[in-house]
RNA sequence: CUUUGCCCAGAGCAAACCACGGGAGACCGUGGGACGCAGAGCCACGGGACUUAUGGCCGCCAGAGAUUCGCUCCUGGUCGCUGAGUCAGCCGAGCCGCCAGA
Numbered sequence: 001c002u003u004u005g006c007c008c009a010g011a012g013c014a015a016a017c018c019a020c021g022g023g024a025g026a027c028c029g030u031g032g033g034a035c036g037c038a039g040a041g042c043c044a045c046g047g048g049a050c051u052u053a054u055g056g057c058c059g060c061c062a063g064a065g066a067u068u069c070g071c072u073c074c075u076g077g078u079c080g081c082u083g084a085g086u087c088a089g090c091c092g093a094g095c096c097g098c099c100a101g102a
Stems, first nucleotide, its partner, number of pairs: 002102004012037002017032006035089001041095002045092003048087005055082003059078005
């Protein structure tokens, strides 16, 4: 330097759930707690999943109003897109690193 994690030692992290706090939400922080993890270390760059109160666009539905019967406007609901976010314990890229074997 490359590769591997069957084997050594000492450590490390912490799912679900619970409490408190933050957020509209996905989710996050701290403490408890361990399902697991050889990167379950860092990073939202690509894919993916999720959220979306307040925004923008499009379609549909409902209500109300009006009518020149083509539809238009208002309100509410909702699918999608966009915008804004979350997830690194979904996969990949990038960065950094411990021990041991070959």
The prediction has a mean pLDDT of 80. Predicted 3D model of a 102-nucleotide RNA (c-di-GMP-I riboswitch aptamer) from a Desulfuromonadales bacterium.